[in-house]
RNA sequence: ACCUUAUCAAGAGCGGUGGAGGGAACGGCCCGAUGAAGCCCGGCAACCUGCGGCAGUGCAAGGUGCCAAAUCCGGCGGUAGUGUAUCGACAGAUGAGGG
Numbered sequence: 001a002c003c004u005u006a007u008c009a010a011g012a013g014c015g016g017u018g019g020a021g022g023g024a025a026c027g028g029c030c031c032g033a034u035g036a037a038g039c040c041c042g043g044c045a046a047c048c049u050g051c052g053g054c055a056g057u058g059c060a061a062g063g064u065g066c067c068a069a070a071u072c073c074g075g076c077g078g079u080a081g082u083g084u085a086u087c088g089a090c091a092g093a094u095g096a097g098g099g
């Protein structure tokens, strides 16, 4: 690489630096010089972890992760009957195992 599995509608700065990009890809639609990405600081959450003997559950926050919009929306299928709504799949992200 790939496989399994859980979760994905909550939450997170009016800081420093940096300078034009960013939201996975594609199609949309957005965000951005009233300052994008990245980096630093800060924060959120609690999958693993630690502690409370175990479980339920609680506390902590060491390892990850995350900090516009539902995973921003759509692409395939079902239902209702449509500029639509809703459910599911696919794809993706993250954790924990495996390999």
Stems, first nucleotide, its partner, number of pairs: 002098007013041001015040003021031003026074003042067003047063002049060004071091001076088005

A computed fold for a 99-nucleotide RNA, annotated as SAM riboswitch aptamer (S box leader). Its mean pLDDT, the model's own confidence on a scale to 100, is 85. It was read from a public genome assembly, where an Rfam model found it.